Predicted 3D model of a 90-nucleotide RNA (c-di-GMP-I riboswitch aptamer) from Pelotomaculum isophthalicicum JI.
Lineage of the source: Bacteria > Bacillati > Bacillota > Clostridia > Pelotomaculum isophthalicicum.
The prediction has a mean pLDDT of 76.
It matches the Rfam family "c-di-GMP-I riboswitch aptamer". From the family's description: GEMM was predicted in a large-scale screen for bacterial structured RNA regulatory elements.
RNA sequence: CAUCGUGUUGGGCAAACCCGUGUGAAAACCGGGGACGCUAAGCCAUGGGUCUAAAGCUGGUAUAUAUGCCAUGAUUGCCAGGCGACAAGG
Numbered sequence: 001c002a003u004c005g006u007g008u009u010g011g012g013c014a015a016a017c018c019c020g021u022g023u024g025a026a027a028a029c030c031g032g033g034g035a036c037g038c039u040a041a042g043c044c045a046u047g048g049g050u051c052u053a054a055a056g057c058u059g060g061u062a063u064a065u066a067u068g069c070c071a072u073g074a075u076u077g078c079c080a081g082g083c084g085a086c087a088a089g090g
Stems, first nucleotide, its partner, number of pairs: 006090001008088002012038002017033004022029002036077001042083003046080003049075003056069002
């Protein structure tokens, strides 16, 4: 000097919930508030899981309307994988 592990300090992120003439069919997301928690709770939907079901298919019906199937949608704070990792400092 570099790498790995561990701990401290300083920090970082932000669950539920609330607000919004917000986006969306919905799941969910975005902005503000707020902290349950997390050391990458940083990034990527690549594999799996889970959620939703607009369009489509099926089905029923007096015109329309039930039910069921299905991601191309969502989730990285579900698991794995890939990338990447700052300040002080034992």
Annotation: Of the family's consensus pairs, 100% are formed in the model.